[in-house]
Context: one part of a larger RNA
Molecule: small-subunit ribosomal RNA, 5' domain
Organism: uncultured bacterium
RNA sequence: GGACGAACGCUGGCGGCACGCCUAACACAUGCAAGUCGAGCGAGAAUUUUCUUUAUGAACCUUCGGGGGAUUAAAGAAAAGGAAAGCGGCGGACGGGUGAGUAACGCGUGGGAAACCUGCCCUAUGUAGGGGGAUAGCCUCGGGAAACCGGGAUUAAUACCCCAUAACACUUAAAUUUCGCAUGAAAUUCAAGUCAAAGUUCAGGCGGCAUAGGAUGGUCCCGCGUCCCAUUAGCUAGUUGGUGAGGUAACAGCUCACCAAGGCGACGAUGGGUAGCCGGCCUGAGAGGGUGAACGGCCACACUGGAACUGAGACACGGUCCAGACUCCUACGGGAGGCAGCAGUGGGGAAUAUUGCACAAUGGGCGAAAGCCUGAUGCAGCGAUGCCGCGUGAGCGAUGAAGGCCUUCGGGUCGUAAAGCUCUGUCCUUGGGGAAGAAUAAUGACGGUACCCAAGGAGGAAGCACCGGCUAACUACGUGCCAGCAGCCGCGGUAAUACGUAGGGUGCAAGCGUUGUCC
Numbered sequence: 001g002g003a004c005g006a007a008c009g010c011u012g013g014c015g016g017c018a019c020g021c022c023u024a025a026c027a028c029a030u031g032c033a034a035g036u037c038g039a040g041c042g043a044g045a046a047u048u049u050u051c052u053u054u055a056u057g058a059a060c061c062u063u064c065g066g067g068g069g070a071u072u073a074a075a076g077a078a079a080a081g082g083a084a085a086g087c088g089g090c091g092g093a094c095g096g097g098u099g100a101g102u103a104a105c106g107c108g109u110g111g112g113a114a115a116c117c118u119g120c121c122c123u124a125u126g127u128a129g130g131g132g133g134a135u136a137g138c139c140u141c142g143g144g145a146a147a148c149c150g151g152g153a154u155u156a157a158u159a160c161c162c163c164a165u166a167a168c169a170c171u172u173a174a175a176u177u178u179c180g181c182a183u184g185a186a187a188u189u190c191a192a193g194u195c196a197a198a199g200u201u202c203a204g205g206c207g208g209c210a211u212a213g214g215a216u217g218g219u220c221c222c223g224c225g226u227c228c229c230a231u232u233a234g235c236u237a238g239u240u241g242g243u244g245a246g247g248u249a250a251c252a253g254c255u256c257a258c259c260a261a262g263g264c265g266a267c268g269a270u271g272g273g274u275a276g277c278c279g280g281c282c283u284g285a286g287a288g289g290g291u292g293a294a295c296g297g298c299c300a301c302a303c304u305g306g307a308a309c310u311g312a313g314a315c316a317c318g319g320u321c322c323a324g325a326c327u328c329c330u331a332c333g334g335g336a337g338g339c340a341g342c343a344g345u346g347g348g349g350a351a352u353a354u355u356g357c358a359c360a361a362u363g364g365g366c367g368a369a370a371g372c373c374u375g376a377u378g379c380a381g382c383g384a385u386g387c388c389g390c391g392u393g394a395g396c397g398a399u400g401a402a403g404g405c406c407u408u409c410g411g412g413u414c415g416u417a418a419a420g421c422u423c424u425g426u427c428c429u430u431g432g433g434g435a436a437g438a439a440u441a442a443u444g445a446c447g448g449u450a451c452c453c454a455a456g457g458a459g460g461a462a463g464c465a466c467c468g469g470c471u472a473a474c475u476a477c478g479u480g481c482c483a484g485c486a487g488c489c490g491c492g493g494u495a496a497u498a499c500g501u502a503g504g505g506u507g508c509a510a511g512c513g514u515u516g517u518c519c
Base pairs, nucleotide, nucleotide: 001519002518003517004516006515007514008513009512010511013390014389015388016387017386018385019383020382021348026346027345028344030343031342032341035090036089037088040087041086047080048079049078050077051076052075053074054073055072060067061066097301098300099299106226107225108224109223110222111221112220115219116218117217121214122213123212124211125210126209127208129163130162131161132160139152140151141150142149143148169194170193171192172191174189175188176187177186178185179184199206200205227273228272229271234264235263236262239261240260241259242258243257244256245255246254276298277297278296279295280291281290282289283288303324304323305322306321307320326337327336328335329334354380356379357378358377362376363374364373365372366371393423394422395421396420403414404413405412406411427460428456429455430454431453432452433451437446463508464507465506466505467504468489469488470487474503475502476501477500478499484491485490
């Protein structure tokens, strides 16, 4: 000098764009953050309509006997209607958060015929025949304070099961051909065996099943690189390898049985400490050094530890089970919970924001669609936290006013500065108009915002640090090695340009200084 997710002191007008718990991966009240599909299924509340019956009996008519039938109520029937709940499907593995752990194939980079999986999507081929038994819900009985649980009866499906059909599919065995150093690989042929389906809509259509290929996403393996300590020198029994078996989507001590005795290490094993990694960011002429906020990629984690289930995909933040700590409810028998989602609270801290608006846009889930959901996202609020832009007025104005300070008492200086005169209207205030963003038939949170027009009036907007040298900027008074200053050198003990104040000056400016950290 530059930089910062900064903080602190003094000060503070406006706008745009960014950024905003670096500490306790501390604990969390409350609300919201993942649902959706009735064009898979049964059932169906509120409400509405119609009809029938019974009761009521208005207007009106009347020969006063009654006729008449509106209206209202109840019951029954039918239709519409679709709330809550349930079965089923898809999605809750994305999106969002955090950086605890991890020195590792975690990440980066380059490669991989060791071996693989892939829902939705695209392409192609083929296919959908028949049958069955249940179970939620509802009803009913019972237990429980609750959470919820048990028995009985009954019902549906694109839920479940069985049979059939079955090839260029799969499995097993065989043969032939080709390739390969080889274990072997690929293709063809034949035989045996194995696996499928679901319907719905008025309809177009949307779906179902099998197989092959693609696309996308993912698993796995290897070379190289990736902090400090040798005041850590030896480490290792599933350890290293083999055979066989199991296991996986797949390779593999991944697991197991047996066999061999290996494997790693001064080219730093093992141990300890620290740490998410990278694109990048900061600095620097570069080499390098430092760093890993925001944005993007990968990884890991979701109260702590462990486990699997479901599924195309998880060992699953707002799923399940077990154990633990903690908090809450309880009728003491037993239950409920997990903000490192968005806000917000307490606590910690030098320190970091609103319990806001909207799905209008972009994107995501479901749906044929309408649409619903979306604290993703788009916006607004708060904060000079940063960067950038603008303003706090412009011209004229000497009697060099008053006043302050200094003075050699002549004067000098603040100083064209002020006053005064003439203007301007950025920002501001008031009033009026008023978007784009929307792909329009419609739909705008932002927003009556940006912007435009008119009017008003210099009115409402300057501070901070420094002035001994380094280093731009000097005098007076006070103080008297005191009080104090200080980045280094050093100032202060009676004439202090170095302390404090004032006047003046210098430098930056809505900031200026200080502290911290890095180059």